[in-house]
RNA sequence: CGGAGCGUAGCGCAGGGGCUUAGCGCACUUGUAUGGGGUACAAGAGGUCGAGAGUUCAAAUCUCUCCGCUCCGA
Numbered sequence: 001c002g003g004a005g006c007g008u009a010g011c012g013c014a015g016g017g018g019c020u021u022a023g024c025g026c027a028c029u030u031g032u033a034u035g036g037g038g039u040a041c042a043a044g045a046g047g048u049c050g051a052g053a054g055u056u057c058a059a060a061u062c063u064c065u066c067c068g069c070u071c072c073g074a
Base pairs, nucleotide, nucleotide: 001073002072003071004070005069006068007067010026011025012024013023018057028044029043030042031041032040033039050066051065052064053063054062
């Protein structure tokens, strides 16, 4: 320098235009059970989807630019 992939909650991931107004597991908070821990059950908090722009009635999802990471080639 060229090509490809990825970026969604603290961590790991799903969701690929409208179907729950964005979900799952672990973790976290509170309550109950226990003398305490672990564990089980119930409830809850935490995101505006890497940034900006565009297309569309409607964008996490499509397009463009930029940023970061990974891989391949030179």
Predicted 3D model of a 74-nucleotide RNA (transfer RNA) from a Candidatus Omnitrophota bacterium.
It was read from a public genome assembly.
Taxonomically the source falls in Candidatus Omnitrophota (Bacteria, Pseudomonadati).